[in-house]
Molecule: transfer RNA
Organism: Patescibacteria group bacterium
RNA sequence: GGGGGUGUCGUUCAGUGGCAGGACAGGAGACUCCAAAUCUCUUGACGAAGUUUCGAUUACUUCCACCCCCG
Numbered sequence: 001g002g003g004g005g006u007g008u009c010g011u012u013c014a015g016u017g018g019c020a021g022g023a024c025a026g027g028a029g030a031c032u033c034c035a036a037a038u039c040u041c042u043u044g045a046c047g048a049a050g051u052u053u054c055g056a057u058u059a060c061u062u063c064c065a066c067c068c069c070c071g
Base pairs, nucleotide, nucleotide: 001070002069003068004067005066006065007064010024011023012022013021018054026042027041028040029039030038047063048062049061050060051059
């Protein structure tokens, strides 16, 4: 330099045009003499910019980060 793949809560995974979800972790409460465990409630995210569309995490373009292959 060329090609391909992956970017979603703190972590790990779903979601492939119409509300952004699960588990763990965090916070509060219940239980307990106090804890742990368990149960209930709750906080929190679409890598960035643009295009198409009534509507974009999703489709397209260009960047950015990481990984793999070729040279």